The RNA shown here (glmS glucosamine-6-phosphate activated ribozyme aptamer) has 168 nucleotides and comes from Anaeromicrobium sediminis. Its mean pLDDT, the model's own confidence on a scale to 100, is 79. NCBI's taxonomy places the organism under Bacteria, Bacillota, Peptostreptococcales, Thermotaleaceae, Anaeromicrobium.
RNA sequence: AAAAUUAAUAAAGCGCCAGAGCUUAAAUAUGAGCGGAAAAAAUAUUUGAGUUGACGAGGUCAGGGUUUAUCGAAGAAUUCGGCGGAUGCCCUGCGGUAUAUCACUACCGUUAAAGAUUUUACAAACCUUUUAAGCAAUUAGAAGAACAAAGAAAAUCGGGUGACUAAA
Repeated sequence: AAAAUUAAUAAAGCGCCAGAGCUUAAAUAUGAGCGGAAAAAAUAUUUGAGUUGACGAGGUCAGGGUUUAUCGAAGAAUUCGGCGGAUGCCCUGCGGUAUAUCACUACCGUUAAAGAUUUUACAAACCUUUUAAGCAAUUAGAAGAACAAAGAAAAUCGGGUGACUAAA
């Protein structure tokens, strides 16, 4: 130094980086020709080091399984590509609703039918200015001015089959 062990902290556009891009250092080549010699910018290759690699909104009954798991903003260059994970989806269990109760069925998840119509709301990056670190690529902020959609909420519409026969 690596590995292992222990403890703490840290999350869902979240974490990581072998492709790729970019920066830098070193080496080599081109540049480079003149009677002879030397040299710059720049480009290319190799190696090392570094850096980029999703802007927020929204979403969790429990267990198992599974992978291209909602919505827009910016941009049109990588928010590309890859790996892992994840509140999505499927199955089961439990629970809720569909006239009390039971079974099945359907839809949902404790704000516990899908769906339809109407009304209502909000963001961060980007952008401008600027601070600090770094040779640089970049990183972490501060101030200013804005701009969404889905979702959610409210109102209206919108639901079984059978048994049984409690209430009216």